Predicted 3D model of a 518-nucleotide part of an RNA (small-subunit ribosomal RNA, 5' domain) from an uncultured bacterium.
Rfam family: Bacterial small subunit ribosomal RNA. Its family is annotated with ribosome and structural constituent of ribosome in the Gene Ontology.
The full RNA is in RNAcentral, with records from Greengenes.
Model confidence (mean pLDDT): 83 of 100.

Context: one part of a larger RNA
RNA sequence: GAUGAACGCUUUCGGUGUGCUUAACACAUGCAAGUCGAACGAAGCACUUUACCGGAUUUCUUCGGGAUGAAAGUUUUGUGACUGAGUGGCGGACGGGUGAGUAACGCGUGGGUAACCUGCCUCAUACAGGGGGAUAACAGUUAGAAAUGACUGCUAAUACCGCAUAAGACCACAGGAUUGCAUGAUCCGGUGGUAAAAACUCCGGUGGUAUGAGAUGGACCCGCGUCUGAUUAGGUAGUUGGUGGGAUAACGGCUCACCAAGCCGACGAUCAGUAGCCGACCUGAGAGGGUGACCGGCCACAUUGGGACUGAGACACGGCCCAAACUCCUACGGGAGGCAGCAGUGGGGAAUAUUGCACAAUGGGGGAAACCCUGAUGCAGCGACGCCGCGUGAGCGAUGAAGUAUUUCGGUAUGUAAAGCUCUAUCAGCAGGGAAGAAAAUGACGGUACCUGACUAAGAAGCACCGGCUAAACACGUGCCAGCAGCCGCGGUAAUACGUAUGGUGCAAGCGUUAUCC
Numbered sequence: 001g002a003u004g005a006a007c008g009c010u011u012u013c014g015g016u017g018u019g020c021u022u023a024a025c026a027c028a029u030g031c032a033a034g035u036c037g038a039a040c041g042a043a044g045c046a047c048u049u050u051a052c053c054g055g056a057u058u059u060c061u062u063c064g065g066g067a068u069g070a071a072a073g074u075u076u077u078g079u080g081a082c083u084g085a086g087u088g089g090c091g092g093a094c095g096g097g098u099g100a101g102u103a104a105c106g107c108g109u110g111g112g113u114a115a116c117c118u119g120c121c122u123c124a125u126a127c128a129g130g131g132g133g134a135u136a137a138c139a140g141u142u143a144g145a146a147a148u149g150a151c152u153g154c155u156a157a158u159a160c161c162g163c164a165u166a167a168g169a170c171c172a173c174a175g176g177a178u179u180g181c182a183u184g185a186u187c188c189g190g191u192g193g194u195a196a197a198a199a200c201u202c203c204g205g206u207g208g209u210a211u212g213a214g215a216u217g218g219a220c221c222c223g224c225g226u227c228u229g230a231u232u233a234g235g236u237a238g239u240u241g242g243u244g245g246g247a248u249a250a251c252g253g254c255u256c257a258c259c260a261a262g263c264c265g266a267c268g269a270u271c272a273g274u275a276g277c278c279g280a281c282c283u284g285a286g287a288g289g290g291u292g293a294c295c296g297g298c299c300a301c302a303u304u305g306g307g308a309c310u311g312a313g314a315c316a317c318g319g320c321c322c323a324a325a326c327u328c329c330u331a332c333g334g335g336a337g338g339c340a341g342c343a344g345u346g347g348g349g350a351a352u353a354u355u356g357c358a359c360a361a362u363g364g365g366g367g368a369a370a371c372c373c374u375g376a377u378g379c380a381g382c383g384a385c386g387c388c389g390c391g392u393g394a395g396c397g398a399u400g401a402a403g404u405a406u407u408u409c410g411g412u413a414u415g416u417a418a419a420g421c422u423c424u425a426u427c428a429g430c431a432g433g434g435a436a437g438a439a440a441a442u443g444a445c446g447g448u449a450c451c452u453g454a455c456u457a458a459g460a461a462g463c464a465c466c467g468g469c470u471a472a473a474c475a476c477g478u479g480c481c482a483g484c485a486g487c488c489g490c491g492g493u494a495a496u497a498c499g500u501a502u503g504g505u506g507c508a509a510g511c512g513u514u515a516u517c518c
Stems, first nucleotide, its partner, number of pairs: 001517003005514005013389005018383002020348001025346003029343003034090003039087002043083002045080003051074002058067003097301003106226008116218002121214007129163001131161002138153006169194005175188005199206002227273003234264003239261008276298004280291004303324005326337004354380001356379003362376001363374004393423004403414004427459001430453004437445001462507005467488003473502001475500003483490002
């Protein structure tokens, strides 16, 4: 000098950052990922329409009756920015958290892929013909305490499955041309084979299929760098290489069969310990040394271990299956759960916050849109935890008042300090006005920031130290006691070193102590 700090004493205000470093310990409760009716069928609700039934009311009357035909109900048509389930699509692989593991192509940096993939988006080209069978919802029956099922029957689609077509694509076969450091790559035409599609519409459009190119995002490989220990010296059988098959988007012992016996190591293998890495941050004149909180990039993980499914993308935090531990429900047969998301609770600890407001902005998902969702985010709350800024008054005021301390009793110090007089109003408080952030509308923050006015010196100073290092001394008390102390060392009767007072010094809304790094 620095800190994600803690502790002690003290504490006016504002701005801006920051806040479980320990138990990757366990978690009550609420929220954190939905959306689309312009993909689809059915149901309900509201309105509307057709027909039937119904007969209120009104009117005429020769009192017999005739005409008119409301409400309710059933049926039918249509509308709906209505409702919540279901099929279907897209998104739940982003965003958010944590640092357990990892000494590794994990990260950093520089290259390679002639060994690769890429939904949504952009551009270009070519298409979209004609069929089929189901199934959820729903209805009925039925098992179960529940979670959840089973059976029968009905129905739709941009759900599913054949067929047709094939510019172009892919595969196989045999040729030609160009070219690379190499395995090889690119192009040209020929023959045979393979695979497509979906509609909706408010008529404006929005979607669908195939292929190519781009953009974006990823995957793999390589050079170099990346902590400590030799009181760890040998390690390794899919091990090292080859041939062939399989697997993958793709190369590869990635995997398998066979063959060979290799491969790594004092330039430190293996083993053990520790650790996420970096941009950066702290310190230092620099070289270095230390750290890896916040913010940004990458990686890994999601109670522990394993596994795959779906998908453009996961071996998936708020998906599935299995095993384990733990917790909960149970009718004992069986089930449910996963805060290292945001708040919050218990526990651990020296120690770390609200079960807040809003989608107004920025961004993300869905949707044609309106809009919906968003504990991302924007804000507010709490904490002097850090940094920065401001204030706690200014001028005049000597008879140097009183008080206090000391004294050689004369005085000296506190000290222009106070009082008193004259001013001012930053901040806080009161009153009035009142934003920007928002492109037409829409403001959580918030009647906030800010501006103006009136008002009162009022509401606002502490902490450590004073033997030397080291700025600042005297008196009393104590008497090797009580105590102090970073080092040297003080204290045993005049202690500038302990305790108190007065005075002084330093810093100041802080000051000291402790811990850690340079």